Small-subunit ribosomal RNA, 5' domain from an uncultured prokaryote, 508 nucleotides, folded computationally. The RNAcentral record of the full RNA draws on ENA.
Context: one part of a larger RNA
RNA sequence: GAACGAACGCUAGCGGCAUGCCUCAAACAUGCAAGUCGUACGCGAAAGUCCCUUCGGGGGCAAGUAGAGUGGCGCACGGGUGAGUAACACGUAACUAACGUACCCUCUCGCUGGGGAUACCCCGGGAAACCGGGGCUAAUACCGAAUGAGCUGUCGAGGUCUGCGGACCUUGCCGGCAAAGCUGUAAGGCGCGAAAGGAUCGGGCUGCGGUCCAUUAGCUUGAUGGUGGGGUAACGGCCUACCAUGGCGACGAUGGAUAGCUGGUCUGAGAGGAUGAUCAGCCACACUGGAACUGAAACACGGUCCAGACUCCCACGGGAGGCAGCAGUUGGGAAUAUUGGACAAUGGGGGAAACCCUGAUCCAGCAAUCCCGCGUGAGUGAUGAAGGCCUUAGGGUCGUAAAGCUCUUUCAGCGGGGACGAAGGGAAACUUGACGGUACCCGUAGAAGAAGCACCGGCUAACUACGUGCCAGCAGCCGCGGUAAUACGUAGGGUGCAAGCGUUGUUC
Numbered sequence: 001g002a003a004c005g006a007a008c009g010c011u012a013g014c015g016g017c018a019u020g021c022c023u024c025a026a027a028c029a030u031g032c033a034a035g036u037c038g039u040a041c042g043c044g045a046a047a048g049u050c051c052c053u054u055c056g057g058g059g060g061c062a063a064g065u066a067g068a069g070u071g072g073c074g075c076a077c078g079g080g081u082g083a084g085u086a087a088c089a090c091g092u093a094a095c096u097a098a099c100g101u102a103c104c105c106u107c108u109c110g111c112u113g114g115g116g117a118u119a120c121c122c123c124g125g126g127a128a129a130c131c132g133g134g135g136c137u138a139a140u141a142c143c144g145a146a147u148g149a150g151c152u153g154u155c156g157a158g159g160u161c162u163g164c165g166g167a168c169c170u171u172g173c174c175g176g177c178a179a180a181g182c183u184g185u186a187a188g189g190c191g192c193g194a195a196a197g198g199a200u201c202g203g204g205c206u207g208c209g210g211u212c213c214a215u216u217a218g219c220u221u222g223a224u225g226g227u228g229g230g231g232u233a234a235c236g237g238c239c240u241a242c243c244a245u246g247g248c249g250a251c252g253a254u255g256g257a258u259a260g261c262u263g264g265u266c267u268g269a270g271a272g273g274a275u276g277a278u279c280a281g282c283c284a285c286a287c288u289g290g291a292a293c294u295g296a297a298a299c300a301c302g303g304u305c306c307a308g309a310c311u312c313c314c315a316c317g318g319g320a321g322g323c324a325g326c327a328g329u330u331g332g333g334a335a336u337a338u339u340g341g342a343c344a345a346u347g348g349g350g351g352a353a354a355c356c357c358u359g360a361u362c363c364a365g366c367a368a369u370c371c372c373g374c375g376u377g378a379g380u381g382a383u384g385a386a387g388g389c390c391u392u393a394g395g396g397u398c399g400u401a402a403a404g405c406u407c408u409u410u411c412a413g414c415g416g417g418g419a420c421g422a423a424g425g426g427a428a429a430c431u432u433g434a435c436g437g438u439a440c441c442c443g444u445a446g447a448a449g450a451a452g453c454a455c456c457g458g459c460u461a462a463c464u465a466c467g468u469g470c471c472a473g474c475a476g477c478c479g480c481g482g483u484a485a486u487a488c489g490u491a492g493g494g495u496g497c498a499a500g501c502g503u504u505g506u507u508c
Base pairs, nucleotide, nucleotide: 001508002507003506004505006504007503008502009501010500013374014373015372016371018369019367020366021332026330027329028328030327031326032325035073036072037071040070041069043067048061049060050059051058052057080285081284082283090209091208092207093206095204096203099202100201104198105197106196108194109193110192111191112145114143115142120135121134122133123132124131125130150177151176152175153174155172156171157170158169159168160167161166181190182189183188211257212256213255218248219247220246223245224244225243226242227241228240229239230238260282261281262280263279264275265274266273267272287308288307289306290305291304310321311320312319313318338364340363341362342361346360347358348357349356350355377407378406379405380404387398388397389396390395411449413444414443415442416441417440421435424431425430452497453496454495455494456493457478458477459476463492464491465490466489467488473480474479
């Protein structure tokens, strides 16, 4: 000098844009953050109102609505955090002839015929959470059977390719494996099963690369390899039984400390150094530890089970919970915001669609936290006014500065008008904007409402007076202060920046 997710002190007019718990991966009240589909399926209220009534009640509409349930898809995305991790976690370049891929696209062949349950109702237990028993019924739920273009398993034949491990193609016998309907007058549409290809997204493996400590020198028993078996979508000590005795290490094993990695960011002429907030890619985690289930995919933040700590409810028998989602609270801290609006746009989930959901997102609020822009007026004005300060008492200086005169009106204020962002939806008429009565435009009055902070001994731009008297104090370094202090305090003057200015911290 530059920079900052900064903080602190003094000060503060406006706008745009961005950013905002760096500390306790501490604990959390409350609300919301993942639902949707009636064109998969059965069940099915009430308030209210009308009618009838033997005044007990019954019936219609409300309404096949609300609602919960079965089922499907989604909940593995999106959002958060950086604890752990020195590792194929990340980056980069290869490999996978050792693999998977729901939804989407292309293409091929199919969708026959049956069965048994369960939400519901009733009864019971419990304070509750919830649980047990009996009876009825549906499906795109579940389970046999049929068919097999095909896929697949063992065995066999022929061929092509090969990294020589094997892969692919054609073919034979035997064995195994499917399916679901809904809607529409219809055509058809949406689906379902199996197979092939694509796209996308993933799994796995390898070379190389990026921290510190040798005041860590030896480490290792599933350890290194083999065989058989198991397991996985898949290779593999991944697991297991047996066998062998290996494997790693001063080119730093092992141990310890620290740390998410990268694109990038800051600085620097560069080389380099430091760093990894926001944005983007990857990884890991979701109270702590462990485990599996479902599923195309999880060992699953707002799922399940077990254990633990903590908090809450309890009728003491037993239960409930997990903000490192968005707000918000307490705590910690020098320090970091609203318990806001809207799905209008973009995107996501569901749905045939209308549409519903979406604290993703878009916006608004708060904060000079950063960067940028604008304003706080312009011209004229010398008896150089008054006043302050200094003075050699003549004068000098603040100073064209003020006043006065002539103008202008940005921004803020007030009044009027008022968007783009809208694509879409609906048969049509028509209708959809949170931001927002915002931006922007016009009008209006009046210089009117708008300047501070630090410094002035040298480094370093800027000097005098008074007060103080090694005191009070200053100070980044050198150093100032003990009676004339340009170095302390105040004032006048000056210098530098300016809605900021200084200080502190950190990096180069």